[in-house]
RNA sequence: AGGAGUGUAGCUCAGUUGGCUAGAGCAGCGGUCUCCAAAACCGCAGGUCGUGAGUUCGAGUCUCACCGCUCCUG
Repeated sequence: AGGAGUGUAGCUCAGUUGGCUAGAGCAGCGGUCUCCAAAACCGCAGGUCGUGAGUUCGAGUCUCACCGCUCCUG
C1' cells in the first nucleotide's frame, strides 16, 4: 500500500426481510431470607448501537468516508 472481518450496557454476546417502546447472561445497587454471610428468589439502574454524513415516512440493520482492533497479501 491492497484486501477481508469486526465495533451494541462495566464484561461476554443476541438483535429475523429496515417497522411501533434496543434485549439476555454475568457483574453492580436495593429488598426478601439468615445470628452474619453465601446461595436462591424479587426488583432497580446502566446504551450518543465506534464517529460523521447519506438514502428512507422510518436505520443497530442499507450506502459512503473516517477511526480503533484482528487477520491475509506484498

Record summary: Predicted 3D model of a 74-nucleotide RNA (transfer RNA) from a Victivallaceae bacterium. Its Rfam family is "tRNA".